[in-house]
């Protein structure tokens, strides 16, 4: 130091409810924890989903569905 993930300090916040906001998927805020060790971040690639279009396709949404990049606390035991 890298692999890992006990432990503790703190982080985050799924469902449902409500308010606002978008045609929609969604998104933002409060209540609320179901889970997270990258559940910080970025739509590269693929998967879902959305709107439009005769098709082709063209916008988009989701990284808490997956790879991939980038950054990052804290160190028990291997």
């Nucleotide at each position: 130091c890298c692999u890992c993930g006990a432990a503790a300090u703190g982080g985050c916040a799924a469902a449902a409810c409500c308010g606002c906001u978008g045609c929609g998927a969604g998104g933002c805020g409060g209540u609320g924890a179901c889970g997270c060790a990258a559940a910080g971040c970025c739509a590269u690639g693929g998967g879902u989903c959305c709107g439009c279009c005769a098709a082709g396709g063209c916008g988009g949404a989701u990284c808490g569905c997956c790879a991939g990049g980038c950054u990052g606390c804290c160190g028990a035991a291997a």